The prediction has a mean pLDDT of 77. A computed fold for a 382-nucleotide RNA from a Pseudomonadota bacterium, annotated as Bacterial RNase P class A. The RNAcentral record of the sequence draws on ENA. A source record names the gene rnpB. Lineage of the source: Bacteria > Pseudomonadati > Pseudomonadota. It matches the Rfam family "Bacterial RNase P class A". By type it is a ribozyme. About the family: Ribonuclease P (RNase P) is a ubiquitous endoribonuclease, found in archaea, bacteria and eukarya as well as chloroplasts and mitochondria.
RNA sequence: GAAGCAGGUCGGGUAACCGCUCUUCGAAAAUUUUCGGAGAGAGGAAAGUCCGGACUCCGCAGGGUAGGGUGCCGGGUAACGCCCGGGUCUGGUGACAGACGGAAAGUGCCACAGAAAACAAACCGCCCCGAUCUCUAUCGGGGUAAGGGUGAAAAGGUGGUGUAAGAGACCACCGCUCUGAUGGUAACAUCAGAGGCAAGGUAAACCCCACCCGGAGCAAGGCCAAAUAGGGAAGGAGAGGCGAAAGCCCACCGCUUGACCCGAGCGGUUAUAACUUCCGGGUAGGCCGCAUGAGUUCGAUGGUAACAUCGAACCCAGAUAGAUGGUUGCCGCUCCGAUGUCCAUCGGAGUACAGAAUCCGGCUUAUAGACCUGCUUCUUUA
Numbered sequence: 001g002a003a004g005c006a007g008g009u010c011g012g013g014u015a016a017c018c019g020c021u022c023u024u025c026g027a028a029a030a031u032u033u034u035c036g037g038a039g040a041g042a043g044g045a046a047a048g049u050c051c052g053g054a055c056u057c058c059g060c061a062g063g064g065u066a067g068g069g070u071g072c073c074g075g076g077u078a079a080c081g082c083c084c085g086g087g088u089c090u091g092g093u094g095a096c097a098g099a100c101g102g103a104a105a106g107u108g109c110c111a112c113a114g115a116a117a118a119c120a121a122a123c124c125g126c127c128c129c130g131a132u133c134u135c136u137a138u139c140g141g142g143g144u145a146a147g148g149g150u151g152a153a154a155a156g157g158u159g160g161u162g163u164a165a166g167a168g169a170c171c172a173c174c175g176c177u178c179u180g181a182u183g184g185u186a187a188c189a190u191c192a193g194a195g196g197c198a199a200g201g202u203a204a205a206c207c208c209c210a211c212c213c214g215g216a217g218c219a220a221g222g223c224c225a226a227a228u229a230g231g232g233a234a235g236g237a238g239a240g241g242c243g244a245a246a247g248c249c250c251a252c253c254g255c256u257u258g259a260c261c262c263g264a265g266c267g268g269u270u271a272u273a274a275c276u277u278c279c280g281g282g283u284a285g286g287c288c289g290c291a292u293g294a295g296u297u298c299g300a301u302g303g304u305a306a307c308a309u310c311g312a313a314c315c316c317a318g319a320u321a322g323a324u325g326g327u328u329g330c331c332g333c334u335c336c337g338a339u340g341u342c343c344a345u346c347g348g349a350g351u352a353c354a355g356a357a358u359c360c361g362g363c364u365u366a367u368a369g370a371c372c373u374g375c376u377u378c379u380u381u382a
Base pairs, nucleotide, nucleotide: 001378002377003376004375005374006373007372008371009370010369012331013330014329015328016327017326018325020041021040022039023038024037025036026035027034028033043353047364048363050362051361052360053359054358055217056216057215058214067213068212069211070210071209072086073085074084075083076082087100088099089098090097091096101208102207106206107205108202109201110200123148124147125144126143127142128141129140130139131138132137156174157173158172159171160170161169175197176195177194178193179192180191181190182189183188221288222287223286224285231279232278233277234276235275238250240249241248242247251269252268253267254266255265256264257263295314296313297312298311299310300309301308302307332351333350334349335348336347337346338345339344340343
């Protein structure tokens, strides 16, 4: 210098004007509004709602079944399918990346191709025997899994001995399985011995093993509480007179008219209606939940690390149809063009993804552009 690998940080600034939400102070109106001052006001993912918890209500003696989830080993954590460290295998020259229980308990499935796909299997080939026959060749019987061919996969591999040709039939090495020892918390590793070699793949097929899991979710849940309608309770006035009855008269209660009384009209007088008072439930609406928390920053200590403990400082959005915005100027950053000519000037374009809604820990996905750290390989120079 080039090409990469792993991890991390930021993700525009400023001024003016016009607005929005909340808090607080003052004033006014008069009860939740207005005006003025001050302060605060989105993210690295606020997103997808995929996983785990906090919190709330309901359920619950204990155990089991069903159902769901997780899955090499150890650790971290409130918990996790997350994170850290380690192991084996695979890929890469390498930094590094990816995968992960059991197929030797049982059942099922394995397309196409191929002779044969699991109690293996003779299509071609090779070898032996017999017949036809001069040999070649053809037909029949038998042996053979070493070679060809098919396939994702063909029942250990390479070399030799052996044989009619062959074959773990036998031998050496490699692989595999089992046993033991040693190291390691463990996954596992190393070494030694034994065994001719079984046990193809598939568990996001059923299944087996180990561990975990009650349900619903802030529209959870709690409090206050109109108007209208409906429910319940209480209050108030004649056993008056006449009359056969309808009714009439007198008295009383309530309503309407009316500022109020009288009056007038209407309804009622063993309890209806209406009226008055009270009670309780729900709705609209409002408040709480709801912003001090598994909190943030810095430092120290322990730990390889994830993380934990301790100390100090700080308070950091809270809307409810959903505030956190818009316009303009200047500066910054990136790209392009022109001019001068090696870093300046001028002009133009671009400046992402997105946006809280109970809160928190993760994962995943989107993201213009800029920057930092560590490491690897190759090349060049000294």